[in-house]
Context: one part of a larger RNA
Formats: sequence, C1' cells, structure tokens
RNA sequence: UUGGGUUUAAAGGGUGCGUAGGCGGAAUGAUAAGUUAGUGGUGAAAGCCCCCGGCUCAACCGGGGAACUGCCGUUAAUACUGUCAUUCUUGAGUAUAGUUGAAGUGGGCGGAAUGUAUCAUGUAGCGGUGAAAUGCUUAGAUAUGAUACAGAACACCGAUAGCGUAGGCAGCUUGCUAAACUAUAACUGACGCUCAGGCACGAAAGCGUGGGGAGCAAACAGGAUUAGAUACCCUGGUAGUCCACGCUGUAAACGAUGAUCACUCGCUGUUGGCAAUACACAGUCAGCGGCUUAGGGAAACCAUUAAGUGAUCCACCUGGGGAGUACGGUCGCAAGAUUGAAACUC
Repeated sequence: UUGGGUUUAAAGGGUGCGUAGGCGGAAUGAUAAGUUAGUGGUGAAAGCCCCCGGCUCAACCGGGGAACUGCCGUUAAUACUGUCAUUCUUGAGUAUAGUUGAAGUGGGCGGAAUGUAUCAUGUAGCGGUGAAAUGCUUAGAUAUGAUACAGAACACCGAUAGCGUAGGCAGCUUGCUAAACUAUAACUGACGCUCAGGCACGAAAGCGUGGGGAGCAAACAGGAUUAGAUACCCUGGUAGUCCACGCUGUAAACGAUGAUCACUCGCUGUUGGCAAUACACAGUCAGCGGCUUAGGGAAACCAUUAAGUGAUCCACCUGGGGAGUACGGUCGCAAGAUUGAAACUC
C1' cells in the first nucleotide's frame, strides 16, 4: 500500500454546526470536456519477446517482425458523467392550524427535613457499634414545644415514561428562547447528503477572582478492629460540593454500535397526534419498548430503532509489552490535554 475489518477479539471521533473536497432526484434540448470508435503523426537505437542467419555449439553478434499498453492531432458517436439552458415535484425547506414535553435561560414563590440561636418543660444520661471507645452532657445535654435565621436538595406523583445533538434535564409559577410531531398539500423548486481543517457546546474532579457555607465530605485527627491496619466500622473535620464570571476539555463522554438515504416476516405493549357533539373499536403518521422468523454472526446475540440487503461521505485498526511513554510542536495559570515514535524484548 492493497485485500480485510471496527457491539464484545485491534479499531466509530464525546456531540453538533459547517468551509474546502467527495457524492447527489425526474424530464427535454444544446454542447462534446470526460468516455467510446476509426484514422494520421510520434513513441531514437539498443534491450525484453518471436522467426531466420554467422562464429564447430553456446555466450556473443547480424537481419526481420512484434511490442512500446503512452502522448498529440483529426473525423465521428452521444448511452452514462460533466457543463449550459428550460421545465417538474417525490428529496429539502417555507406557510397556515393545532398538539407535546424534567428542552434551555432569567425572575418570583413554597413546604418537609437538617443544623444553629433564644426561650420554655424536664433530668441523667445521650450518641454510636458486631461489641466498644473516642465524642457530647449537671456551665443542664438527649427528648418535647414555641419563635427566629441559614444554606442546600426538591419526598409522594415517577413509569424498560418524556424532552434534548451530546453532556444532560425533575417542587410550583412566570417572562424570554428553541425544538419536534400531526393535519392541510397553499408556496419555493434540488435549495440536498457527508464533511479533512475550522468554530461552538461539552458530566465529575480540578484551577483563578469574589461571594456563600446547612448537610455531606477527599486530606487530616482521634477511637476501634488487627500480627500489623497508613483501610473497611465509629466520632470529629478542612478543601470541595452551592452562586457569579473566567479557565480546563477529559470519562466505561456506552447502545462499548459514525451520519444520511432506500429496501426487507409476524405478534404485542406504550407515548404524542390525526374526521364527526362525545366515547369505544379499528386504521394511520412520528417516537419509546418486549417477543419471534428469514438473513447475518466465531458465538453471545442482532433482527424495520439491524449487527440483514445495497448506496454516498467521514473517522479509525494492522501481534503483546515498551507506551498513550520519550522527544519536538500546539494549547493551558497550573494540573495537564492534544499530536505521538524508537531502541529493546517476547
């Protein structure tokens, strides 16, 4: 490099938007760049290959042919691709009318619980464990009641339920914003798909500045356990967890399954819609699930939400270790991230 692959054996980028590029629906006409056919020129000689000949043979040499798969011109062909023009509606989008949801973001409000403070009642324990102890408590704890304050999270509903591109999203209410789906088939008329670089978003932890700090809790301290116990258990407890702004840019960022389009058994549940005043059944569109064939698969299993059958584009893999390391580059305040070897070894 090619063949072959990427759920679990090595391998799908964390996700989206999108530039270049690649690929691209239906009809007609023009053109003839790609493409195809004929023909002209050129493609040095030698060599390779075939035939004939000369040195006694051979190597070697001489002659002839073929070949030189290419390039340039020219004459035609027009199915396909390209280009140009005109047209179309099924892809894509728009409009109108509805519907849906923990989708995002800003504000307001709420109750339960927890902790603390004060007051009251009340007296000797409380707490914790396998058992204990550290700890708290006559300076009156724990418990009970009242009042106040604080911060964080939102029980039940709640669901192999919903929404979001992914990360993710849950008390109630409201402003702003976005999306999807359904119906109509009114409008545009291929406006599409994918996407190297690029840009944006991106859990938790971590970092910077300023707030906040109830509970929980790395580190740390003490008590236990134990041969030891730098742990598991217990009592405390600081960063942090929360908010604002800025950075970091990684995760088993998982469906370990890239995106888009088309096609291909049956059964069943559920969410949101779709005509009539309403309800029910059935049907249908868009999601989310379960079971089971064909087909696929090494098997487990997947199976119209494919890992089946095809098409386009991107990303990635090439024995284990060394190693996601070293060096260099880029980014970062740092932590580090990203790109990413080799020697050697089995």